[in-house]
The prediction has a mean pLDDT of 91. c-di-GMP-I-GGC riboswitch aptamer from Paraferrimonas sedimenticola, 85 nucleotides, folded computationally. Lineage of the source: Bacteria > Pseudomonadati > Alteromonadales > Ferrimonadaceae > Paraferrimonas. It was read from a public genome assembly, where an Rfam model found it. Of the family's consensus pairs, 100% are formed in the model.
RNA sequence: ACAGACAAUGGCAAACCACUCGAAAGGGUGGGACGCAAAGCUUCCGGUCUAAGGAUUGAGUUCUAUGAUAGCGGGGCCACCUAAG
Numbered sequence: 001a002c003a004g005a006c007a008a009u010g011g012c013a014a015a016c017c018a019c020u021c022g023a024a025a026g027g028g029u030g031g032g033a034c035g036c037a038a039a040g041c042u043u044c045c046g047g048u049c050u051a052a053g054g055a056u057u058g059a060g061u062u063c064u065a066u067g068a069u070a071g072c073g074g075g076g077c078c079a080c081c082u083a084a085g
Base pairs, nucleotide, nucleotide: 002085003082004081011036012035016031017030018029019028020027021026034071040077041076042075044074045073046072047069048068049067053064054063055062
């Protein structure tokens, strides 16, 4: 350095519920644990979700991210521990 355990010290927290912010997707706080060795940070790339606004339509139609997702994948940055290899 890679890698990683029924190790140690610890960490995070899905669904669901309450309150709350948001047009929505979704976010925040508290409760709660399905899981996670980067489930720490970052939208740079791809994917996915939403469509307020804008454009469009006969339409309540269709398109669009400047919105969202880092617990969808990749990249970048940073980090605790050390059995075996």